Transfer RNA from Candidatus Terrybacteria bacterium RIFCSPLOWO2_01_FULL_58_14, 71 nucleotides, folded computationally. The organism belongs to Candidatus Terryibacteriota, within Bacteria. The prediction has a mean pLDDT of 85.
[in-house]
Formats: sequence, C1' cells, structure tokens
RNA sequence: CGCGGGGUGGAGAAGUGGCAUCUCGGGUGUCUCAUAAGCACCAGACGCGGGUUCGAAUCCCGCCCCCGCAA
Repeated sequence: CGCGGGGUGGAGAAGUGGCAUCUCGGGUGUCUCAUAAGCACCAGACGCGGGUUCGAAUCCCGCCCCCGCAA
C1' cells in the first nucleotide's frame, strides 16, 4: 500500500431515514434499628468534517482510531 469488520452515556450491547433503547455502574428518594437486596425517579452517549434529504446514529464521500486477513 490492498481487502474486510468495527467506533453509540463510566462499562457492555441494541437501534434497516422520523421519540436514541436495554443491562450493569453513579446520584436522590423510599423501605430497614442499620446495611444489602427490592421499588421509584434523575443525570449521563451517536469518532471528526462535509454531502443527500423536510428530516441522518442509520445513506454517500473524505479523514482519524481499533481488530482481523493478505502481502
């Protein structure tokens, strides 16, 4: 240099053009003599830059990073 897969809250994952969802974790409250568990609520994310579209996490282009294959 070539080919393929991937990048989404702190972690792990879903999401085939229209409200970003789930599990764990964090915070607050509730329950308890207390802690844990349980229950309720809250905060927190689409790698970067362009394009298409009324509308992009999703489609297209370029770049960056990670994994693999080939050489």